[in-house]
Context: one part of a larger RNA
């Protein structure tokens, strides 16, 4: 910017794009076939393998904002506790999230028209002959069908809904200009944020509110805090205590911030 008003929303699908792999065991059947040796077609069914997509229940990885052990040193007057540095100091775990190695699915059937090929009917050529007229079959390949994109498809499509119906004045009367009134449906900006994202963009919400934080529960990690009491000369044990802390997770709750407003976009559409 353009799709002849102008806005949200759903769609159709021209047209493109992606997938399309294949093994091996069973079973028919030791059956047709073969003298034996050997050994099927067609057909049923099961594991796979390599490829691909979602995804994180499971198993695994990661998780330097969780939680414990521990070692040097240094401060917090001291003991206790705790913090800092030392590759997250080292170690043992580990939510969410990512992620495979990890789960789950996938290719198929099937419809057209063919290809080699294999055939009816039939003649030129009284035969013969799949072909010259006619007509069936027949392939991982074509075109469908399956999945994604997709009207800038300028051939600019279809459908639902919403919105705007003012006053003077000029004029080359034009769906045309000025000056005032108006500013609609919408969208934007501003803000809380996201399983969206480099940053636009997308997608939730903005008080008529559960968007974020917080706090509350609760999953869920870690493993029984401090303090205190007791035992023990002391390390250290046992009890209070399956304690105490906890990051992204689930849900409740307006206690914080999402106030306020402001911008664009108009007056019926050649």
């Nucleotide at each position: 910017c353009g799709c002849a008003g102008g806005a949200a929303a759903u769609c159709u699908g021209a047209g493109g794009g992606g997938g399309g792999u294949u093994g091996u065991c069973u079973u028919u059947a030791g059956u047709a076939c073969g003298a034996g040796a050997g050994g099927a077609c067609c057909g049923a069914g099961a594991c796979g393998a390599a490829c691909g997509a979602a995804c994180c229940u499971c198993u695994a990885u990661u998780g330097u904002a969780c939680c414990g052990g521990u070692u040097g040193u240094a401060g917090c007057g001291c003991c206790a506790g705790c913090u800092g540095c030392a590759g997250c100091g080292c170690c043992g775990g580990g939510u969410a999230g990512u992620u495979a190695u990890g789960u789950u699915c996938g290719g198929u059937u099937g419809u057209g028209a063919u290809a080699a090929g294999c055939a009816c009917u039939g003649a030129a050529a009284g035969c013969a002959u799949c072909u010259a007229a006619g007509u069936g079959c027949g392939a991982a390949a074509c075109a469908c069908g399956c999945c994604c994109c997709a009207a800038g498809a300028u051939g600019a499509g279809a459908u639902u809904u919403c919105c705007c119906u003012u006053g003077u004045c000029c004029c080359u009367c034009g769906u045309g200009g000025a000056c005032a009134c108006u500013g609609a449906a919408g969208a934007g900006c501003c803000g809380u944020c996201g399983a969206a994202g480099a940053u636009g963009a997308c997608g939730a919400c903005g008080u008529c509110g559960a968007u974020a934080g917080g706090c509350u529960a609760c999953a869920g990690g870690u493993g029984u805090a401090a303090g205190c009491a007791c035992a023990g000369u002391a390390a250290u044990g046992u009890g209070u205590u399956c304690a105490g802390c906890c990051g992204a997770g689930u849900a409740g709750u307006a206690c914080u911030a999402a106030u306020a407003g402001c911008u664009c976009g108009u007056g019926a559409g050649a």
Large-subunit ribosomal RNA, domain VI from an Ignavibacteriota bacterium, 270 nucleotides, folded computationally.
Its Rfam family is "Bacterial large subunit ribosomal RNA".
The full RNA is in RNAcentral, with records from ENA.
NCBI's taxonomy places the organism under Bacteria, Pseudomonadati, Ignavibacteriota.
Its mean pLDDT, the model's own confidence on a scale to 100, is 89.